[in-house]
Molecule: RNase P RNA; transfer RNA
Organism: Micromonosporaceae bacterium
RNA sequence: CGAGUCGGUCGGGCGGUCGCGUCGGCACGCGGGUUCGCCCGUGCGCCGCCGAGGAACGUCCGGGCUCCACAGGGCAGGGUGGUUGCUAACGGCAACCCGGGGUGACCCGCGGGACAGUGCCACAGAAAACAAACCGCCGGUGCGUCUCACGCGCCGGUAAGGGUGAAACGGUGAGGUAAGAGCUCACCAGCAUCCCGGGUGACCGGGAUGGCUCGGUAAACCCCACCCGGAGCAAGGCCAAGAAGGCCGCCACCGCAAGGUGGUAGCCAGCGCAGGCGAUUGAGGGCGGCCCGCCCGAUGCCUGCGGGUAGGCCGCUAGAGCCUGCCGGCAACGGCAGGCCGAGAUGGAUGGCCGCCGCCGCGCCAUGACGAAGGUCGUGGUGUGGCACAGAACCCGGCGUACAGGCCGACUCGUCCG
RNA sequence: GGGGCCGUAGCCCAACUGGCAGGAGGCGAACGGUUUAGGUCCGUUACAGUGCGGGUUCGAAUCCCGCCGGCCCCA
Repeated sequence: CGAGUCGGUCGGGCGGUCGCGUCGGCACGCGGGUUCGCCCGUGCGCCGCCGAGGAACGUCCGGGCUCCACAGGGCAGGGUGGUUGCUAACGGCAACCCGGGGUGACCCGCGGGACAGUGCCACAGAAAACAAACCGCCGGUGCGUCUCACGCGCCGGUAAGGGUGAAACGGUGAGGUAAGAGCUCACCAGCAUCCCGGGUGACCGGGAUGGCUCGGUAAACCCCACCCGGAGCAAGGCCAAGAAGGCCGCCACCGCAAGGUGGUAGCCAGCGCAGGCGAUUGAGGGCGGCCCGCCCGAUGCCUGCGGGUAGGCCGCUAGAGCCUGCCGGCAACGGCAGGCCGAGAUGGAUGGCCGCCGCCGCGCCAUGACGAAGGUCGUGGUGUGGCACAGAACCCGGCGUACAGGCCGACUCGUCCG
Repeated sequence: GGGGCCGUAGCCCAACUGGCAGGAGGCGAACGGUUUAGGUCCGUUACAGUGCGGGUUCGAAUCCCGCCGGCCCCA
């Protein structure tokens, strides 16, 4: 210099101006209460703090939190699947093992079990699963001819050779045989059992024995081991009074608004009416599949009809939190110390415009290098267009996916120079 | 917030217990015949690699994983 691998990080900056949301302060107004000190709620104006993300996204996993029983047993169902760790937990992450790919840095793997059982393996092929004789090889026999040889049949042996297929029941050599065959032997490959050594372990290395040679498929049913109770912030809790109050829509007038006055239609958070059942020998209900078991239960429960399913407050953001340093660990991660507070809306705020700068694309002008030329690569100025993916809604930990354009670090291979 | 289904010729659909993508699938298109001409009818032909990417398998539209797009149901 070229080609590449892995990881981290930013994701426009500065200024001006006009706005928006939560919260706090001050002043003024409105409504309500009042023990007349003030308190509560709310509106407007000014000031101050803070105000989207690395994925807030998809909702694919896991957890916190809340209620149902302080979440129980069995069956069914679902999930996970090398080992050891990390973690609140996980299907996540780290390191390692095994298999595969790459010259290499490195990458990929749903990576338990096919001697528990069942199913499937198209076409081709003789045969596709406790094998199978199409051609071939060999033995016997009949006929063609009188004999050998040869040919055509029949009976039997044979898996060494041919051919088919994704896959054909170990490979090479020797012995053996009528021809052959792990039939026997040597070496090689694999499997099973046992032993030794290393490792926490997956596993690795070595040895002995056994001719044991056994197809694939579980992302087919299934078996084994481990894990999983259900629902979700619309979870869940609270809100005066009990026929007088409260809430709210629409219309007219006053007011910037809150609100006030008048008119009018509604609602009250589980209500009204009627009938029935029922006190521990329990009506009925809960544990959202079933059984067991457990629990609740009288202002209770069931059925029918009517009317209806407004509003406000809490949950609501300080948390498995973030930053820096040190220590332990190969790492994921953990511990300690110091510092920091960084959105909480509820029809849903976080934005618009202008100026300068930055980055990218295109056009024009000037200019440089290389080249024979077409042209290629730069530098400066100017004009113009663009600056992604996407936006909280109970909160975290991951995963996956989208993303203009950058920046930083470690490493590998090739070439050249010293 | 919770759950389910679908994507195959230009269009509507089959094939989904893995095995030749159409078993004379239908509509449409092109060409030819019939007709004076058009329609009808008859015959012939073409049109995809199954939404995208990866995996399992000898083999994937089908099985598994991740995305993209669309539809439906409950609250």